About this RNA: The RNA shown here (c-di-AMP riboswitch aptamer (ydaO/yuaA leader)) has 136 nucleotides and comes from Cylindrospermum sp. NIES-4074. Lineage of the source: Bacteria > Cyanobacteriota > Cyanophyceae > Nostocales > Cylindrospermum. The prediction has a mean pLDDT of 75. The sequence is in RNAcentral, with records from Rfam.

RNA sequence: UUUAGUGGGUAGCCUAAUUCAAAUUCCGGUAAGUUGAAUUUGAAGCGGAGGAACCAAUAUUUGGGGCUAAUCAUACGAGAGACACCUUCCAGUCUUAGCCCGUCAGCUAACUCCGCCGGCAAUGGAAGGAACCCCC
Numbered sequence: 001u002u003u004a005g006u007g008g009g010u011a012g013c014c015u016a017a018u019u020c021a022a023a024u025u026c027c028g029g030u031a032a033g034u035u036g037a038a039u040u041u042g043a044a045g046c047g048g049a050g051g052a053a054c055c056a057a058u059a060u061u062u063g064g065g066g067c068u069a070a071u072c073a074u075a076c077g078a079g080a081g082a083c084a085c086c087u088u089c090c091a092g093u094c095u096u097a098g099c100c101c102g103u104c105a106g107c108u109a110a111c112u113c114c115g116c117c118g119g120c121a122a123u124g125g126a127a128g129g130a131a132c133c134c135c136c
Base pairs, nucleotide, nucleotide: 005136007134008133009132010131012120013119014118018044019043020042021041022040023039024038025037026036027033045116046115047114048113049112050111055106063104064101065100066099067098071078072077079096080095081094082093083092085129086128087127088126089125090124091123
């Protein structure tokens, strides 16, 4: 230095809602700062909507449609989602809200448009797996 193994430890999470760069302002200071902050702009990435042909559908006021886990007129219920690195199983707990379009939208290439907010820290067991750090 490399490889393998034993043991120990760490990680914020849900959501598309993140990352990077630049400028300005603020904070701090003699200087040093993005493991300081805000705003704006740009790029990347991610998410969503509209929108041909083909195909599908064929009642359209009981208006209809969309975002979201947020649903379903058989409701004592069923379905969907969350529970902290990931997956599966067992048991358990919790959520099932809210908002938008405005009479209009099936799918949908080209193309067009919009968003990157908020909230929370709430659970145990078994098996398997991944990253980083430390010791031997």